[in-house]
RNA sequence: GGGCCUAUAGUUCAGUGGCAAAACGCUGCAUUCGCAUUGCAGAGGCGCGGGUUCGAUUCCCGCUAGGUCCACCA
Numbered sequence: 001g002g003g004c005c006u007a008u009a010g011u012u013c014a015g016u017g018g019c020a021a022a023a024c025g026c027u028g029c030a031u032u033c034g035c036a037u038u039g040c041a042g043a044g045g046c047g048c049g050g051g052u053u054c055g056a057u058u059c060c061c062g063c064u065a066g067g068u069c070c071a072c073c074a
């Protein structure tokens, strides 16, 4: 330098052109003498910039970061 893959909540991840789901974790309440467990409720997220579209997390382009393979230099 080139090809391919990945980027979604604090962590691990699902999802798809029309309000983004779960588990663990976190907060509150109930339960308990207290803790744990359990139940209920809640907060919290689509890497960045453009484009297409009525509408983009999803499609297209570029960038950034990470992974992998190849090539070049040394």
Stems, first nucleotide, its partner, number of pairs: 001070007010024003018054001026042005047063005

Transfer RNA from a Pseudomonadota bacterium, 74 nucleotides, folded computationally. Its Rfam family is "tRNA". About the family: Transfer RNA (tRNA) molecules are approximately 80 nucleotides in length. The organism belongs to Pseudomonadota, within Bacteria. The prediction has a mean pLDDT of 82.